[in-house]
RNA sequence: GGGGCUGUAGCUCAGCUGGGAGAGCGCGUCGUUCGCAACGACGAGGUCGAGGGUUCGAUCCCCUUCAGCUCCA
Repeated sequence: GGGGCUGUAGCUCAGCUGGGAGAGCGCGUCGUUCGCAACGACGAGGUCGAGGGUUCGAUCCCCUUCAGCUCCA
């Protein structure tokens, strides 16, 4: 220098014929208990790596770019 993969909640990840942003764990409150754990209920938490484009509408399609991993040179 060139190719490929990955980037979504605090962590691990799901989500593609373009239209609801989600799960588990963790966190908070409440219930149960003498208390803790466990269990149950409810809740908070996200510019979907960044910028731009296409579209009525983008996590998803296109372009550029950043970071990590990997292959080739």

Annotation
This is a predicted structure of a 73-nucleotide RNA (transfer RNA) from Elusimicrobia bacterium RIFCSPLOWO2_01_FULL_64_13. The sequence was found in a public genome assembly. Its Rfam family is "tRNA". Rfam describes the family as follows. Transfer RNA (tRNA) molecules are approximately 80 nucleotides in length. The family's RNA type in Rfam is transfer RNA.